[in-house]
RNA sequence: GGAGACGGCCGGUGAUCGCCAGGCAAUAUUUUUACCUGGAGGAAAGUCCGGGCUCCACAGGGCAGGGUGGUCCGUAACGCGGACCGGGGGUGACCCUAGGGAAAGUGCCACAGAAAAUAUACCGCCGGGCUUUUGCCUGGUAAGGGUGAAAAGGUGAGGUAAGAGCUCACCAGCUGCGGCGGUGACGUUGCAGGCUUGGUAAACCCCACCCGUAGCAAGACCAAAUAGGGGAGCGCUUGAGAGUGGCCCGCUCGAAGCUCCCGGGUAGGUUGCGUGAGGUGUCGAGCAAUCGACAUCCCAGAUGAAUGAUCACCACCUUGGAUUGUACAAGGGAACAGAACCCGGCUUAUGACGGUCUCCACCG
Numbered sequence: 001g002g003a004g005a006c007g008g009c010c011g012g013u014g015a016u017c018g019c020c021a022g023g024c025a026a027u028a029u030u031u032u033u034a035c036c037u038g039g040a041g042g043a044a045a046g047u048c049c050g051g052g053c054u055c056c057a058c059a060g061g062g063c064a065g066g067g068u069g070g071u072c073c074g075u076a077a078c079g080c081g082g083a084c085c086g087g088g089g090g091u092g093a094c095c096c097u098a099g100g101g102a103a104a105g106u107g108c109c110a111c112a113g114a115a116a117a118u119a120u121a122c123c124g125c126c127g128g129g130c131u132u133u134u135g136c137c138u139g140g141u142a143a144g145g146g147u148g149a150a151a152a153g154g155u156g157a158g159g160u161a162a163g164a165g166c167u168c169a170c171c172a173g174c175u176g177c178g179g180c181g182g183u184g185a186c187g188u189u190g191c192a193g194g195c196u197u198g199g200u201a202a203a204c205c206c207c208a209c210c211c212g213u214a215g216c217a218a219g220a221c222c223a224a225a226u227a228g229g230g231g232a233g234c235g236c237u238u239g240a241g242a243g244u245g246g247c248c249c250g251c252u253c254g255a256a257g258c259u260c261c262c263g264g265g266u267a268g269g270u271u272g273c274g275u276g277a278g279g280u281g282u283c284g285a286g287c288a289a290u291c292g293a294c295a296u297c298c299c300a301g302a303u304g305a306a307u308g309a310u311c312a313c314c315a316c317c318u319u320g321g322a323u324u325g326u327a328c329a330a331g332g333g334a335a336c337a338g339a340a341c342c343c344g345g346c347u348u349a350u351g352a353c354g355g356u357c358u359c360c361a362c363c364g
Base pairs, nucleotide, nucleotide: 001360002359003358004357005356006355008353010351011314012313013312014311015310016309017308019039020038021037022036023035025033026032041336045347046346048345049344050343051342052341053215054214056212065211066210067209068208069207070084071083072082073081074080085099086097087096088095089094100206101205105204106203107200108199109198122145123144124141125140126139127138128137129136130135153171154170155169156168157167158166172196173195174193175192176191177190178189179188180187181186219271220270221269222268229262230261231260232259233258234257241253242252243251244250278297279296280295281294282293283292284291285290316332317331318330319329320328
């Protein structure tokens, strides 16, 4: 210098103007004003998992359905995280892995190929028969060739007409029984058995474990107008009620209704709704995820939806010339995005800055 791998982190103070919420005063009863305090993210996003919370359901068990799938930990819980085991990739830092069962059953395996799973035979090799020869028929075989992503253990020797785990040695795998190490997945090792068994389960399926449903538009409370429900009183011409500027008389209208109470629901409003699996610091346990003790802090709650803008200084970063170093000048804050009941994850989108590590090349 180049190419990578894996973590981290994205300001502070002050002033002016503006917005939202809370507190406290004054004004005043409806607000307004002044002061103080607080005011987005690493993903607030997708709504993909898990939980809290709320309503409903629920003796217990089973079927169906859905999900998960190495081991041990962590956690409120998880399909998440940590460490490890096995497998795979990379020269390496490091990364990926739904990773139980295919020797319970069923299905599928394109094209090519004889054959894709009860094995089989296109070329070949070998025996027999026929034939002058080329070759034909029949049987054996699976070592060699050929096809394929994948071909029925591999190498060598014996054996044979030719061959073949047919036999033997070694290697690989499987099954069974052990030894040693490990909590365990598993590692390593010994003996026996020629046992040699294709792949596929994010195909059906089998095994083990987990799962009641809906979701803050949950749920709770207050509660108009109109219509309707229940009840009481008055009235139906001996006139309830309405109008006549407040009351009485009067006058006018006037008909089978009128008035009051109760309860449910709707509109609307309040709540749920910010002290929480909370943040920060120190110490301790643990490889780690994480957990414990102590101290300290209170830190957004809108509902068409606030959280913004400008300036100054400091800090930070880049560049410049220069330097022992300080100091100086210029520039920069970019992207993706934006709470809506809350929390833990995962995934996706993203610009800069910085750190540790790896490989390659060159120079000293």